This is a predicted structure of a 72-nucleotide RNA (transfer RNA) from a Pseudomonadota bacterium. Taxonomically the source falls in Pseudomonadota (Bacteria, Pseudomonadati). It matches the Rfam family "tRNA". Rfam links the family to the GO term triplet codon-amino acid adaptor activity. Model confidence (mean pLDDT): 84 of 100.
[in-house]
RNA sequence: CGUCAUUAGCUCAAACGGAAGAGCAUUCGACGCAAACUCGAAAAGCUGCAGGUUCGAAUCCUGCAUGGCGCA
Numbered sequence: 001c002g003u004c005a006u007u008a009g010c011u012c013a014a015a016c017g018g019a020a021g022a023g024c025a026u027u028c029g030a031c032g033c034a035a036a037c038u039c040g041a042a043a044a045g046c047u048g049c050a051g052g053u054u055c056g057a058a059u060c061c062u063g064c065a066u067g068g069c070g071c072a
Stems, first nucleotide, its partner, number of pairs: 001070006009024004018055001026042005048064005
C1' cells in the first nucleotide's frame, strides 16, 4: 500500500436499502427420587466507532479502530 472480516456470552445468517434471526450456551417450567436426556418458554443486539447519502442504512459512501491474508 492492497484486500477481507467486525451482528446476542460463543459460532454464524440476514439478494436488489424496507428496520435483525438460528444453533450452542444461560435462566425458568414440564417429565424424572435426583441428575442427565427430551419437550416448552424466556432473557440477551444503540449491527466495532464517528460522520455522510436517503422517506428509510447491518447493507451504500468517507474517516478511524482491531484482527487475518497478500505485496513492497